This is a predicted structure of a 1419-nucleotide RNA (small-subunit ribosomal RNA) from an uncultured Alphaproteobacteria bacterium. Its Rfam family is "Bacterial small subunit ribosomal RNA". Rfam links the family to the GO terms ribosome and structural constituent of ribosome. The sequence is in RNAcentral, with records from ENA, Greengenes and SILVA.

[in-house]
RNA sequence: GAGUUUGAUCCUGGCUCAGAACGAACGCUGGCGGCAGGCUUAACACAUGCAAGUCGAACGAUGUAGCAAUACAGAGUGGCGCACGGGUGAGGAACGCGUGGGAACGUACCCUAUAGUACGGAAUAGCUCCGGGAAACUGGAAUUAAUACCGUAUACGCCCUUCGGGGGAAAGAUUUAUCGCUAUAGGAUCGGCCCGCGUGAGAUUAGCUAGUUGGUGGGGUAAUGGCCCACCAAGGCUACGAUCUCUAGCUGGUCUGAGAGGAUGAUCAGCCACACUGGGACUGAGACACGGCCCAGACUCCUACGGGAGGCAGCAGUGAGGAAUAUUGGACAAUGGGGGAAACCCUGAUCCAGCCAUGCCGCGUGAGUGAUGAAGGCCUUAGGGUUGUAAAGCUCUUUCAACGGUGAAGAUAAUGACGGUAACCGUAGAAGAAGCCCCGGCUAACUUCGUGCCAGCAGCCGCGGUAAUACGAAGGGGGCUAGCGUUGUUCGGAAUUACUGGGCGUAAAGAGCGUGUAGGUGGACAAACAAGUCAGAGGUGAAAGCCCAGGGCCUAACCUUGGAACUGCCUUUGAAACUGUUUGUCUAGAGACUCGGAGGGGGAAGCGGAAUUCCAAAUGUAGGGGUGAAAUCCGUAGAUAUUUGGAGGAACACCGGUGGCGAAGGCGGCUUCCUGGACGAGUACUGACACUGAAACGCGAAAGCGUGGGUAGCAAACAGGAUUAGAUACCCUGGUAGUCCACGCCGUAACGAUGAGUGCUAGCCGUUGGGUCUUUCAAAUCCAGUGGUGCAGCUAACGCAUUAAGCACUCCGCCUGGGGAGUACGGUCGCAAGAUUAAAACUCAAAGGAAUUGACGGGGACCCGCACAAGCGGUGGAGCAUGUGGUUUAAUUCGAGGCAACGCGAAGAACCUUACCAGCCCUUGAAUCCCGGUCGCGGAUCGCAGAGAUGCUUUCCUUCAGCUUGGCUGGACCGGAGACAGGUGGUGCACGGCUGUCGUCAGCUCGUGUCGUGAGAUGUUGGGUUAAGUCCCGCAACGAGCGCAACCCUCGUCCUUAGUUGCCAGCACGUCAUGGUGGGAACUCUAAGGAAACCGCCGGAGUUAAUCCGGAGGAAGGUGGGGACGACGUCAAGUCAUCAUGCCCCUUACGGGCUGGACUACACACGUGCUACAAUGGUGGUGACAAUGGGUUAAUCCAUAAAAGCCAUCUCAGUUCAGAUUGUCUCCUGCAACUCGGAGGCAUGAAGCUGGAAUCGCUAGUAAUCGUAGAUCAGCAUGCUACGGUGAAUACGUUCCCGGGUCUUGUACACACCGCCCGUCACACCAUGGGAGUUGUCUUUACCUUAAGCCGGUGAGCUAAUCAGGCAGCCGUCCACGGUAGGGGCAGCGACUGGGGUGAAGUCGUAACAAGGUAGCCG
Repeated sequence: GAGUUUGAUCCUGGCUCAGAACGAACGCUGGCGGCAGGCUUAACACAUGCAAGUCGAACGAUGUAGCAAUACAGAGUGGCGCACGGGUGAGGAACGCGUGGGAACGUACCCUAUAGUACGGAAUAGCUCCGGGAAACUGGAAUUAAUACCGUAUACGCCCUUCGGGGGAAAGAUUUAUCGCUAUAGGAUCGGCCCGCGUGAGAUUAGCUAGUUGGUGGGGUAAUGGCCCACCAAGGCUACGAUCUCUAGCUGGUCUGAGAGGAUGAUCAGCCACACUGGGACUGAGACACGGCCCAGACUCCUACGGGAGGCAGCAGUGAGGAAUAUUGGACAAUGGGGGAAACCCUGAUCCAGCCAUGCCGCGUGAGUGAUGAAGGCCUUAGGGUUGUAAAGCUCUUUCAACGGUGAAGAUAAUGACGGUAACCGUAGAAGAAGCCCCGGCUAACUUCGUGCCAGCAGCCGCGGUAAUACGAAGGGGGCUAGCGUUGUUCGGAAUUACUGGGCGUAAAGAGCGUGUAGGUGGACAAACAAGUCAGAGGUGAAAGCCCAGGGCCUAACCUUGGAACUGCCUUUGAAACUGUUUGUCUAGAGACUCGGAGGGGGAAGCGGAAUUCCAAAUGUAGGGGUGAAAUCCGUAGAUAUUUGGAGGAACACCGGUGGCGAAGGCGGCUUCCUGGACGAGUACUGACACUGAAACGCGAAAGCGUGGGUAGCAAACAGGAUUAGAUACCCUGGUAGUCCACGCCGUAACGAUGAGUGCUAGCCGUUGGGUCUUUCAAAUCCAGUGGUGCAGCUAACGCAUUAAGCACUCCGCCUGGGGAGUACGGUCGCAAGAUUAAAACUCAAAGGAAUUGACGGGGACCCGCACAAGCGGUGGAGCAUGUGGUUUAAUUCGAGGCAACGCGAAGAACCUUACCAGCCCUUGAAUCCCGGUCGCGGAUCGCAGAGAUGCUUUCCUUCAGCUUGGCUGGACCGGAGACAGGUGGUGCACGGCUGUCGUCAGCUCGUGUCGUGAGAUGUUGGGUUAAGUCCCGCAACGAGCGCAACCCUCGUCCUUAGUUGCCAGCACGUCAUGGUGGGAACUCUAAGGAAACCGCCGGAGUUAAUCCGGAGGAAGGUGGGGACGACGUCAAGUCAUCAUGCCCCUUACGGGCUGGACUACACACGUGCUACAAUGGUGGUGACAAUGGGUUAAUCCAUAAAAGCCAUCUCAGUUCAGAUUGUCUCCUGCAACUCGGAGGCAUGAAGCUGGAAUCGCUAGUAAUCGUAGAUCAGCAUGCUACGGUGAAUACGUUCCCGGGUCUUGUACACACCGCCCGUCACACCAUGGGAGUUGUCUUUACCUUAAGCCGGUGAGCUAAUCAGGCAGCCGUCCACGGUAGGGGCAGCGACUGGGGUGAAGUCGUAACAAGGUAGCCG
């Protein structure tokens, strides 16, 4: 820097990624070289070989060779070395390491200096002999040398000393030269010891310590020291973290990082520790000793069973462990080391080689040209594109590798493991040499196929459910390259522990409040000091590494020279501003004194009235009480109500107030007493006495606990009544703890979600207390409180804003993703309840804050609608029609499903339709193209088979068209091959188109500007008004668009024009009669064009507005009625079966044809209708008037309009109502009315007497009622679409139901309340707590036993020299391992058990989010 919480936004906050690195490992792949590196695990066990020897110039003896001189060899004595070099990191939190100092020491070999090196002696290994033993090894005897051992002498210097004195050395070799030896002093080197500072984690480890701390005197050591001992004292360490537990070798450095830091301590270098485990000493200059010794233990091996041997954390190597780490190589040539006088010997130190892409660095796998843009692959819109100058082809080159030859430096004379290596020369030929990962975003790179929530991917977000750039493959592309990816780990990004550099009102985070210890911080002036601070100088800060400048390998890595740096520590010299310390002074902080007033501040005692309840009495009678409605309950044994009297407890109306007091919790009737604090004014006192505050101590609502009282009301628990599906609740009636008092516990909620203190930074308006000014009031002003509003500033925003969340300082507390969890364990406190302190495993990619837009609310306000209300008529009951569900069926084809499916698609299923079923047939098929054949075709006709499709057959009619006429073309038919046809098969959740719906609701947006970090807001909100976002006014908005309205059609009035088929007033003619005829153009009408209506006029209301109300005129009056017209969008709404269409599927069938059947079934349920139940009627007669529309062309023709009206009859009945059902006859259509059509006549005459809960339509030419026409159609309508006739009632109004609009409010919703979401139970899995116990490990106390060993004592035995001593043996202290008893810590397992977490569709409820339906929440 990016991704990820959201519909979107800003913030907080975690998770994840991109970078670098590695002693790495794994997967795929692999040409060369240089330089490095290579058991991180089992400090597990080790076969085999090698890793430390050397000296004959210390010594004797032996052997071999030689005539001899002499040379050589191995064993032994002796000397030096073996304490170095090499390995490892177990232990150790320590003077172990780092750094800087110090004094009380040692130091072989080396250097310097001085002095000396005299005289003697006795042994012993080896060898020889005799023994023991399996072996390892070992006993005895005799003999022998030394630079082995001992004595004496001497001793300047040396050591001890009681200052008298005492003690102490040597070694020789050799012909010389020389090398040695002894003593002493000094140096150098190396080492031992002490100290300051630094160097992990845990307080769920808070107290630890008896040699402990110190002293005196000893012992011991090379040396200081409780290092050890005796005695004395009682100290020592610790919150600046003792003790305990866990972890760890430390450092130079390494990795990362801008740095500060963080992580780390392989290779190289310094130090430490260790050497199978534990203990111990010996020798020595040096060890308590890796390849030495003794003891104990475990393990391994040998054994003759008696006893012995061993220690790869040296180099190789083996086994084991493990993801994982090499050769049982060469050489001492170089550099070093040991021994030696030297030659030389030894050296798995070292130098080299081998193995490994483990890392870093370098090189190569070819270069140029080459378009037909080859072939092949892939994609494709079928044209092409891409792979791609890539290849091929042509022209070149030869690094590296290969082969042949020459051949170093490393060595300043000889000596070269490496090594015939590096390097050089030559030869041939593009020849021998490319892979890995990725391609949804982050993140560079895209298509096709396969798959179909499968297989799989995944670092995070997330892909995959039939069109996957995310899985698998391919083509193409991107990245890196002898490597590339993955995994692991570290730092970074992460300012995500914040010193540099964060926070705490609401996101995690201010302790409930105070007092106050340590600590931290601290007013003014002056002086002194110099601890902090600053400056100079000196020492040190190893080398290597990092950095800079050079140099050497062809370059680089690598190596090398010099410089710088090493930010540190120490010493020293100075400075004195600031901090500090000390001293003196001051008054502004703080305190004190005097006066004053305010206050529910606290404690104790007393007093008061109102009310509730109870008791008594009285009056009085049937109810009372309670609720949404009721009931439980009380009451005729007299309640409730009213009155009087009494008892008792608790609480104090009004005043009362964002008013007062208190640190907070909290405090409210009145009086008295005791008492705390704050405030104002004044002052001649003290003189920084201050602020904060870990630990500690105190206070601390309610509930709860203990003891004893008290108990009127209220009231957990409990009981009853209701409510409810349930109701362990909400409501009601009762009611016990408790509430009250005294004393004692508890210690939580504790909010301004804002720690305390100080200073500074605009105001304005209230209010409480006190003061100044003022004659008083008012006003002004000062101080201390308490509120509102608001600027700068701050803030993610909300907001805060002199009472800061602003600007600064001081101190304390607290936070670091959500859950698990404020839980477990442990500790402390508590009588208990519990409080406090306080994790981890595991799990998620979020959890969260503020604000925005929507949606929603059993939130609010306003408004509208046949939404309710007011009315009229229906549905729901009956019969029938029709559609649907269900059922049935071979099939009952399919679709439509709340409103917005259900007389819907279907404007019309007997066949057809038809998609369904059964049966029988066809397979290029009903179409186009191609090939071949024929000339057809068509019509009529005779038969046969068949259910038909179809197949076979007889006879007859007709004998195609054009032309450059042999023939060709077109057309028709038959046959054939394949491309294809065909599909009412799937997907309406892949789509187009069309449609429904909210809704003819009034809304939906944009540009510019402005506001806001932003999503967004403003405009569009507000005041009016409208049917309307309609218009007006106002306004940081100004304009605009889609909608509204208007423009369009139609009806209503008039005018003009026109006048047939329509009309007939006037004028004629004619008829029984009729616009019948002449004629007319007036009227009706027809159909073209115009006019007319605009709140235009008047009055009133209103803001002088918009607009509304009333009126006039007018055919029509406030959108005149009706229609068409449907904004942005919603419902993955409907339709793949109207059509079109992607993809998938079928292809002798899911296609096509035919016959018959089915869609018409029928215990049942629902929707929509028709007809009725009758007298507002039925029946019979009579009886006028219409408009659409249709039919060959027709305003001409056709179709009896009906209801109404008039007359007659029926007289309240299942009827002269109603017509279902059934019988029978007839007619019509049609190839055909059986399943299954319509009509008519006669006969039959069912249910039904106005319809439960519920529910629908309608506001005027409307409802209701009456008929007419049309489409479809052979026939079939109670359906649908139109048409006219007759023609009402009611609307107070907006409380309520439903739907909608605007504003506002809340929200944990955004798939948007059909939302979200909680808990128990059931199931599976995971980690974890408790748990009778059990196992292991660590540690500790006391005691016992005690190896080896040092030390002490003794030492009759042994002992050559010297007789001084030494040794064996014995005794004792200490003591490893071990044992017994007890304590503590940690870990594993554990029947059972507790909660927790996770898990597409389990159960029960509905607690929370809206007033969440009882506001929610904390204790």

Its mean pLDDT, the model's own confidence on a scale to 100, is 84.